Description:
Predicted 3D model of a 71-nucleotide RNA (transfer RNA) from Streptomyces fumigatiscleroticus. Rfam family: tRNA. The family's RNA type in Rfam is transfer RNA.
Formats: sequence, C1' cells, structure tokens
RNA sequence: GCGUUUUUAGUUUAAUGGUAGAACAGGUCGUUUCGACCGACCUGAUAUAGGUUCGAAUCCUGUAAAACGUG
Repeated sequence: GCGUUUUUAGUUUAAUGGUAGAACAGGUCGUUUCGACCGACCUGAUAUAGGUUCGAAUCCUGUAAAACGUG
C1' cells in the first nucleotide's frame, strides 16, 4: 500500500429495519451494634459525518480507531 472484520453504559455484552435490554460497577434506601452478604429503587450507551427508508444500532458511502491477513 491492498483486502477482511469489528466499534452499543465505566466494563462484559444482547437486540428479524418497528419501545435500545441484561449482568457487573456506581448512587439512594432497607436490613445489621457497625460492616459484609442480601433486597428495593435510580443514573448511565448505539465511534463520527452524510445518504436510503414512513421508520436505521441494523442497509449504503466517507472519516477515525482497533484487530487480522497479504506483498
């Protein structure tokens, strides 16, 4: 240089083009003599810029980052 794949919450990840969900982590409360465990509730995400579509995390294009292959 060329090709392929991936990018969703602080982390690990789900999601036939039709309400973005879970676990851990974090916060508040309960429980406890105090803590831990446990229970209830809450906060928080589609890398980015466009396009297609009634509707995009999902399809297409560019850019960025990462991984792999190849000369």

Taxonomically the source falls in Streptomyces (Bacteria, Bacillati, Actinomycetota, Kitasatosporales).